[in-house]
Model confidence (mean pLDDT): 80 of 100. A computed fold for a 73-nucleotide RNA from Capsaspora owczarzaki ATCC 30864, annotated as transfer RNA. It matches the Rfam family "tRNA". Gene Ontology term of the family: triplet codon-amino acid adaptor activity. By type it is a transfer RNA.

RNA sequence: GGGCUUGUAGCUCAUUUGGUAGAGCGCAUCGUUAGCAUCGAUGAGGUCAGCGGUUCGACUCCGUUCAAGUCCA
Repeated sequence: GGGCUUGUAGCUCAUUUGGUAGAGCGCAUCGUUAGCAUCGAUGAGGUCAGCGGUUCGACUCCGUUCAAGUCCA
């Protein structure tokens, strides 16, 4: 320098062929207990890496930049 893959909640990951984003763990509150743990209920937490484009509408499609991994030179 070139090719490919990946980027979504604090962490690990879904989101299936475009229609205003979820799970597990973790965290907070409440119930249960003498107390802790377990269990149950509720809740907070995300400009879906950045920018631009296509579209009535983009996490999703296209271009580009950045970061990580990998292969080739």